[in-house]
């Protein structure tokens, strides 16, 4: 210089003029007027986790369900983050992981194949010794050939066939023995831990659990349209229904408590105003501890609170960046159009996923070339 990896900021700014939430001062005929300040995200999306908060209810317990899934940390927790192990992907730097267990059980494995989990040997290989037949015999014995019997080793199907590869042994084979590996157990060593390295050993019953299950931990339900609280109105209507062996009682079901009345279907009134609502497991800055997520003190700020729902529109200028002309000593100069990426809050916060035009910082890998 290229090529990649991984993190981080940012994603306009100023001024004018017209118009808006709040809040604040002043006026008011109570309708509202003036002035003055003064207002959206990094994702505000998704609605996927986790929780604060209200309420059912100062009754609770247990089953079934539903979550998560290596290990050691943070955390208010968590399915989330950090470090770390173990596996794959990559020259690397980094990325990804639905990562407890198949010996408690049931179940799957098309088509091929003899056969797909104690899983029929289709075609083979041998047939030593004992037995049979058949030939030859120098009578010692050899030689063919099946049989009983032995074998899963080569060969052949599959994604996968009773570890794998080489030797050796045997009639001919087989971890039958050896020697490496892989797996399994047992021992030491380091390590909080998941696991690593060594040694020793019997030779070793595929995979799927993101298949039902088993284990280990976590787990009330509803949701701010939650709810408190004032005020106004109405039809104390009309019907079915369970009805103390029963009916409600915030998901099932069961035991326990508690109440004494629930439930549904037409129909009719209010569709007002307040609070919750915005000070928080809060942002910033500093120091100290940790490899880090983080915590710990210290200092400093308040940063939207709307309810048919404000934050906007137009002019001018700058500046990032994009495109055109023209010119160039190739450093860059003059002009001109263009804000131009994903997108807007509604109870609030930690997270994670998806989208994101363009700019700037950063540290690591890899290859090139020069010193």
């Nucleotide at each position: 210089c290229g090529g990649g990896c991984a993190g981080g900021c940012u994603g306009g700014a100023c001024g004018g003029c017209c118009g808006c939430a709040g809040c604040g001062c002043g006026c008011u005929u109570c309708g509202g007027c003036g002035c003055g300040u003064g207002g959206a995200g990094g994702a505000a999306a998704g609605u996927c986790c986790g929780g604060g908060c209200u309420c059912c209810a100062c009754a609770g317990g247990g089953c079934a369900g539903g979550g998560u899934g290596c290990u050691u940390g943070g955390u208010a927790a968590c399915g989330c983050c950090a470090a770390g192990g173990c596996g794959g992907g990559g020259c690397a730097a980094c990325c990804c992981g639905a990562c407890g267990g198949a010996a408690a059980g049931u179940g799957g494995c098309a088509c091929a194949g003899a056969a797909a989990a104690a899983a029929c040997a289709c075609g083979g290989c041998c047939c030593a010794a004992g037995a049979c037949g058949c030939g030859c015999u120098u009578c010692g014995g050899c030689g063919c050939g099946g049989a009983c019997g032995g074998c899963a080793a080569a060969g052949g199907u599959g994604a996968a066939a009773a570890g794998g590869u080489g030797c050796g042994g045997u009639a001919a084979g087989a971890g039958c023995g050896c020697a490496c590996c892989a797996g399994c157990g047992c021992c030491g060593u380091g390590g909080c831990g998941a696991c690593a390295c060594g040694g020793c050993g019997g030779c070793u019953u595929g995979u799927c659990a993101a298949a039902c299950c088993c284990c280990a931990c976590c787990u009330g339900g509803a949701g701010c349209a939650a709810u408190u609280c004032c005020g106004a109105a109405u039809a104390g209507g009309g019907g079915a229904g369970c009805c103390a062996u029963g009916g409600c009682g915030u998901g099932g079901c069961c035991c326990g408590c508690g109440u004494c009345g629930c439930u549904c279907c037409c129909g009719g009134g209010u569709u007002g105003g307040a609070a919750g609502c915005u000070u928080g497991a809060g942002g910033c800055g500093c120091g100290c501890g940790g490899c880090g997520a983080c915590g710990c003190g210290c200092g400093u700020c308040c940063c939207a609170g709307a309810u048919g729902a404000a934050u906007g529109g137009c002019c001018g200028u700058c500046u990032c960046g994009g495109g055109g002309c023209g010119c160039u000593u190739c450093g860059g100069c003059g002009c001109c159009c263009u804000a131009g990426a994903c997108a807007g809050g509604a109870c609030c916060c930690g997270g994670c996923u998806u989208a994101c035009a363009g700019g700037c910082c950063u540290g690591c890998c890899c290859g090139u070339u020069c010193c």